[in-house]
RNA sequence: ACCGACAAUGGCAAACUUUUUGAAAGAAAAGGACGCAAAACCACGGGCCUAAAGCAAGAACUGCAAUGGCGGCCGGGUUACCGAAA
Numbered sequence: 001a002c003c004g005a006c007a008a009u010g011g012c013a014a015a016c017u018u019u020u021u022g023a024a025a026g027a028a029a030a031g032g033a034c035g036c037a038a039a040a041c042c043a044c045g046g047g048c049c050u051a052a053a054g055c056a057a058g059a060a061c062u063g064c065a066a067u068g069g070c071g072g073c074c075g076g077g078u079u080a081c082c083g084a085a086a
Base pairs, nucleotide, nucleotide: 003083004082011036012035016031017030018029019028020027021026034072040078041077042076044075045074046073047070048069049068054064055063056062
């Protein structure tokens, strides 16, 4: 130290269930642990999800479309506990 032990001390918490919230995707809380060495924080780049408003002849259906989301998809930025080996 940009590294990461069947180490120590702690931490987080997928699916699923319940409640709340939202048009939806999703989010919050409680329970619960599949996993995680940044599974801490930031939507900056890529990717993915949704489609309320809007646009379209556009009421419905349909299509397009983030200003809505996902950080537990990848990259980037910021910060951080411990200290075996290399």

Overview
c-di-GMP-I-GGC riboswitch aptamer from Aquibacillus salsiterrae, 86 nucleotides, folded computationally. The organism belongs to Aquibacillus, within Bacteria. The coordinates come from a structure-prediction model, not an experiment, and the mean pLDDT is 87. Its Rfam family is "c-di-GMP-I-GGC riboswitch aptamer". Its family is annotated with cyclic-di-GMP binding in the Gene Ontology. The sequence was found by an Rfam model in a public genome assembly.